[in-house]
RNA sequence: CACUUAUCCAGAAAGGUGGAGGGUCCAGGCCCUAUGAAACCUUGGCAACCAGCUCACGGGAGCAAUGGUGCCAAAUCCUGCUCCGUCGAACGACGGGGAUAGAUAAGAC
Numbered sequence: 001c002a003c004u005u006a007u008c009c010a011g012a013a014a015g016g017u018g019g020a021g022g023g024u025c026c027a028g029g030c031c032c033u034a035u036g037a038a039a040c041c042u043u044g045g046c047a048a049c050c051a052g053c054u055c056a057c058g059g060g061a062g063c064a065a066u067g068g069u070g071c072c073a074a075a076u077c078c079u080g081c082u083c084c085g086u087c088g089a090a091c092g093a094c095g096g097g098g099a100u101a102g103a104u105a106a107g108a109c
Base pairs, nucleotide, nucleotide: 003107004106005105006104007103008102013043014042015041016040017039021032022031023030026080027079028078029077044072045071046070049068050067051066052063053062054061055060076101081098082097083096084095085094086093087092
């Protein structure tokens, strides 16, 4: 890197360094940003995937948050492919699904 499974409309601060970008392929939007972006450091927090404990064993439910991750603007910020519904003469708009892609964890390799 590729593969398998699960989850993704919730949640979570402040200071320092830094000095212009960022929102995790790409593109179109939209948003954040000198009332300081990315990145790094310190402290804090959220959450509960794995390890832990209890019950169950129809492969689940609960508790805890010490350890291993992860995360702390906006739904994975929205859309790109496809299906359905409504409005419409149509272009299209709105709403709801599925898929694809992505992220995180665990496993296997």
A computed fold for a 109-nucleotide RNA from Flavobacteriales bacterium UBA3364, annotated as SAM riboswitch aptamer (S box leader). Its mean pLDDT, the model's own confidence on a scale to 100, is 85.